[in-house]
Context: one part of a larger RNA
RNA sequence: UUGGGCGUAAAGCGUCUGUAGGUGGCUUUUCAAGUCCGCCGUCAAAUCCCGGGGAUCAACCCCGGUCGGGGGUCGGAAACUAGAAUCUAGGGUAUGGAAAGGGCAGAGGGAAUUUCCGGUGGAUCGGUGAAAUGUGUAGAGAUCGGAAAGAACACCAAUGGCGAAAGCGCUCUGCCGGGGCAAACACUGACACUGAGAGACGAAAGCUAGGGGAGCAAAUGGGAUUAGAUACCCCGGUAGUCCUAGCCGUAAACGAUGGAUACUUGGUGUCGCGUGGUCGACCCGCGCGGCGCUGUAGCUAACGCGUUAAGUAUCCCGCCUGGGGAGUACGUUCGCAAGAAUUAAACUC
Repeated sequence: UUGGGCGUAAAGCGUCUGUAGGUGGCUUUUCAAGUCCGCCGUCAAAUCCCGGGGAUCAACCCCGGUCGGGGGUCGGAAACUAGAAUCUAGGGUAUGGAAAGGGCAGAGGGAAUUUCCGGUGGAUCGGUGAAAUGUGUAGAGAUCGGAAAGAACACCAAUGGCGAAAGCGCUCUGCCGGGGCAAACACUGACACUGAGAGACGAAAGCUAGGGGAGCAAAUGGGAUUAGAUACCCCGGUAGUCCUAGCCGUAAACGAUGGAUACUUGGUGUCGCGUGGUCGACCCGCGCGGCGCUGUAGCUAACGCGUUAAGUAUCCCGCCUGGGGAGUACGUUCGCAAGAAUUAAACUC
């Protein structure tokens, strides 16, 4: 390489947009380039293979014969690929009314915490398994009133919603965006799927500059514990956590499950929309789209998956090929740095 694979054994890029490329719905038609069929000719001999023969056997030598495949000329077939035209079932647009922690910005709110000021009051408070460090007669803790600050938004809350993923939750307003549903169906007419490179977004931590700093808290100081205790526990506490602008580009970035389409028994719950029954909120039935549970066939090494497939098929991409060495070295690209990306071999079992 071929083959076989990728939930858990090695293996799905963190997620999306999209270039080249690959693949692609219905009908009619054209051509014969691909495709298929036939004839002819060719692919020297030797060699290889098969069947014989000769050297006493063998290597060796001689005779005969293919199979399979490739290139070419000519003739033919027209289903598929290709070209042209059409259609509306895929896709998109328009119309309508809903739902939502989707994004960004602005404004407002209360609870709690801490600090400060004032009143009352007068001895401890705090902390633990037990203590101590710590705090307090310079008046703490407790309690009442006032002020300030920063961060996060209890209940609602759900097995629930939205988002491509990361993620998103106090309230209101403005702006922006996506998906779903409905129709006696208006417009377009395959415009689609995937996607090497490429681009965009991307938790936390970290970095740069400027703010901010209540609580928490790496580092660090002290007290304990202990044989020791560079820890677990306690008292403090700085970066950081927050905001603005920019970088970083990684996670068990997980459903450890790439995307798209079609098909294949059911039951049950829930969310959104619509529709029918009903005078009607409710309720019941049906349809579409999500989110779950259970489970048939089937699949699976088993666990389990099971119309949201890990079933049955097709298309496209990514990735794997024994363990260690090693996601390392070297080189290159990116980065302020930290480092990230790409990515071996010797050797060894």
Molecule: small-subunit ribosomal RNA, central domain
Organism: Sciaphila densiflora